This is a predicted structure of a 72-nucleotide RNA (c-di-GMP-I riboswitch aptamer) from a soil metagenome.
It matches the Rfam family "c-di-GMP-I riboswitch aptamer". Gene Ontology term of the family: cyclic-di-GMP binding.
The sequence is in RNAcentral, with records from MGnify.
Its mean pLDDT, the model's own confidence on a scale to 100, is 85.

[in-house]
RNA sequence: AGGCAAACUCGCCGAAAGGCGAGGACGCAAAGCCACGGGUCCGCCAAGCAAGCGGAUAGCCGGGCCGCCGAA
Numbered sequence: 001a002g003g004c005a006a007a008c009u010c011g012c013c014g015a016a017a018g019g020c021g022a023g024g025a026c027g028c029a030a031a032g033c034c035a036c037g038g039g040u041c042c043g044c045c046a047a048g049c050a051a052g053c054g055g056a057u058a059g060c061c062g063g064g065c066c067g068c069c070g071a072a
Base pairs, nucleotide, nucleotide: 003028004027008023009022010021011020012019013018026059032065033064034063036062037061038060039057040056041055042054043053044052
């Protein structure tokens, strides 16, 4: 230089967690991609807890892959 976009609002999708689009900027130097490990959230199962199973979250942490600007 350029990029992304929290809350909130509107529309759509989903049983939910949540997602997508538009508006909007709290923030982000990987807030790019991947659910591999842990966490959290929703659901099924269960008298309940745990375990198990399915889903969500990459803007919770770790890990993997790839990469921009700049400095040295």